[in-house]
């Protein structure tokens, strides 16, 4: 140099052919429960969907460049 994949919550990851509100798990915070804690219940907060531009009535999903990471040729 050229060629594939990943990039979605603090953490680890779904998200089935573009369609209305982005979601579990863990963790975080309140509450209930104890003497306290631990576990156990129930509740909430937290995302510019990696950054830009495109196509489209509509975009996490397509397509273009950009950045990082990973792999494989040279």
């Nucleotide at each position: 140099g050229g060629g594939c994949g990943c990039u979605u919550a603090g953490c680890u990851c779904a998200g089935u052919u573009g369609g209305u509100u982005a979601g579990a798990g863990c963790g975080u915070u309140u509450c209930c429960u104890u003497g306290a804690c631990a576990u156990g219940g129930a509740a909430a907060a937290g995302g510019u969907c990696a950054g830009a531009g495109g196509u489209u009535c509509g975009a996490c999903u397509c397509c273009u460049c950009u950045a990082g990471c990973g792999c494989c040729c040279a």
Description: This is a predicted structure of a 74-nucleotide RNA (transfer RNA) from a Candidatus Omnitrophota bacterium. It matches the Rfam family "tRNA". It is annotated as a transfer RNA. Taxonomically the source falls in Candidatus Omnitrophota (Bacteria, Pseudomonadati). It was read from a public genome assembly. Model confidence (mean pLDDT): 80 of 100.